Small-subunit ribosomal RNA, 3' major domain from a Bdellovibrionales bacterium, 474 nucleotides, folded computationally.
NCBI's taxonomy places the organism under Bacteria, Pseudomonadati, Bdellovibrionota, Bdellovibrionia, Bdellovibrionales.
Rfam family: Bacterial small subunit ribosomal RNA. Its family is annotated with structural constituent of ribosome and ribosome in the Gene Ontology.
[in-house]
Context: one part of a larger RNA
RNA sequence: UGACGGGGGCCCGCACAAGCGGUGGAGCAUGUGGUUUAAUUCGAUGAUACGCGAAAAACCUUACCUGGGUUUGACAUCUAGAGGAAGAUUCUUAGAAGUAAGAUUCGCCUUCGGGCUUCUAGACAGGUGUUGCAUGGCUGUCGUCAGCUCGUGUCGUGAGAUGUUGGGUUAAGUCCUAUAACGAGCGCAACCCCUAUGCUUAGUUGCGACCAUUUAGUUGAGUACUCUAAGCAAACUGCUGACACUAAGUCGGAGGAAGGUGGGGAUGACGUCAAGUCCUCAUGGCCUUUAUAUCCAGGGCUACACACGUGCUACAAUGGUCGAUACAGAGGGUUGCUAAAGUGUAAGCUGGAGCUAAUCUCUUAAAAUCGGUCUCAGUUCGGAUUGGAGUCUGCAACUCGACUCCAUGAAGUUGAAAUCGCUAGUAAUCGCAGAUCAGCAUGCUGCGGUGAAUACGUUCCCGGGCCUUGUACA
Numbered sequence: 001u002g003a004c005g006g007g008g009g010c011c012c013g014c015a016c017a018a019g020c021g022g023u024g025g026a027g028c029a030u031g032u033g034g035u036u037u038a039a040u041u042c043g044a045u046g047a048u049a050c051g052c053g054a055a056a057a058a059c060c061u062u063a064c065c066u067g068g069g070u071u072u073g074a075c076a077u078c079u080a081g082a083g084g085a086a087g088a089u090u091c092u093u094a095g096a097a098g099u100a101a102g103a104u105u106c107g108c109c110u111u112c113g114g115g116c117u118u119c120u121a122g123a124c125a126g127g128u129g130u131u132g133c134a135u136g137g138c139u140g141u142c143g144u145c146a147g148c149u150c151g152u153g154u155c156g157u158g159a160g161a162u163g164u165u166g167g168g169u170u171a172a173g174u175c176c177u178a179u180a181a182c183g184a185g186c187g188c189a190a191c192c193c194c195u196a197u198g199c200u201u202a203g204u205u206g207c208g209a210c211c212a213u214u215u216a217g218u219u220g221a222g223u224a225c226u227c228u229a230a231g232c233a234a235a236c237u238g239c240u241g242a243c244a245c246u247a248a249g250u251c252g253g254a255g256g257a258a259g260g261u262g263g264g265g266a267u268g269a270c271g272u273c274a275a276g277u278c279c280u281c282a283u284g285g286c287c288u289u290u291a292u293a294u295c296c297a298g299g300g301c302u303a304c305a306c307a308c309g310u311g312c313u314a315c316a317a318u319g320g321u322c323g324a325u326a327c328a329g330a331g332g333g334u335u336g337c338u339a340a341a342g343u344g345u346a347a348g349c350u351g352g353a354g355c356u357a358a359u360c361u362c363u364u365a366a367a368a369u370c371g372g373u374c375u376c377a378g379u380u381c382g383g384a385u386u387g388g389a390g391u392c393u394g395c396a397a398c399u400c401g402a403c404u405c406c407a408u409g410a411a412g413u414u415g416a417a418a419u420c421g422c423u424a425g426u427a428a429u430c431g432c433a434g435a436u437c438a439g440c441a442u443g444c445u446g447c448g449g450u451g452a453a454u455a456c457g458u459u460c461c462c463g464g465g466c467c468u469u470g471u472a473c474a
Stems, first nucleotide, its partner, number of pairs: 001474002003471003007468007015458002019422005026313008034304002042053002064299007073124001077123008087106002090103005108115002126288002129286003135282002137277003140273001142271001147186006153162003165178004192265004197233007206223002211220002236259001239253005315415001319374006331362003336355002341350003381412001386407007428450007
């Protein structure tokens, strides 16, 4: 100087407390461990692995296994030699295919150097092989915590100290003040984006107050209003009272759409964990080169005494079911979204208008509301499982897809010890969209609808910051 203490002081955080809803019990989905297997490819493992890499494992993907092939190679550049345009169409035989053998038709340009390409030989290719403890890059975490440092000066023999400490204050090393320090840098804040209010400009595909018109903003006319999207304004403790060192600031008030960081996002200092990744990519060393490369078919990654994580659906009456009926936002669409109409109990099918989209379409939002019924039961709760019949995608749904209908109707009556999230348009609850994608979403990423309770407080648990003290630790 640090680190540590079941030392002290001050302070903060959904850290506790106060509340609301869960997990842990059930069934299923999904990931992991274990076991099994020819293979169940590999990585991730306290917090910081486990709906993670994977924003889609039937084939492909695919790296694994079994079997069948190839060896200058599936891919790149070059050299030498020998050929030929390259290539495309149709077909036969063998085969699981890759491929092998054969038939058929059509097929070059040139500046004469060659271009393009096949075969042979050789340099070499290739490797999701190994080392993340050789590395770059990227990422997680402490933590959006308020810290981490430097120059000059001063003090100290020196390691170092000071500044960065003290008194206040703040979300903040934020600011004020004191002060052997004076300044500065990386962080904080601000600058950026979205959102909340208004104004100006612009009105089509948007809108509808007035005038006509219509079943309908449908059409004429309009551009007020909504909205769209560009610019501008607005919030700064600016004004005011009290408190405070008449300081920084704190508490209240006015005005205001908004008040003291208005609400969200992006943004992550010096560093820590030899943290993660050589399977995104790049890359040193090592290894492999008739195989650890490469092509193909089938299988596996989907196994199942079991254990754990994360979710979905429930156990019901604040509910189930039937009928009627209202209101979003944000996105996607040409190999695409697909309307009207018809058809089927339904999944779907037929159909083909319109749309490269504020125009057409996905697109009826659902919970909510109104009415009927069920009356506390393993039930008109719950839907697992299984049988049958179908639909769709796709060469192909057996291993191994999603959905529909009929039948079947399991566990489950609110969950031990323990444990998680959340402070406001939040939790809870309800649906919608998108990426991936031929098909497949209870996951993920977004979007809106309805919309709470509680916070006395900081003694305690956990994590963190500053000062100080002890130490046989570095």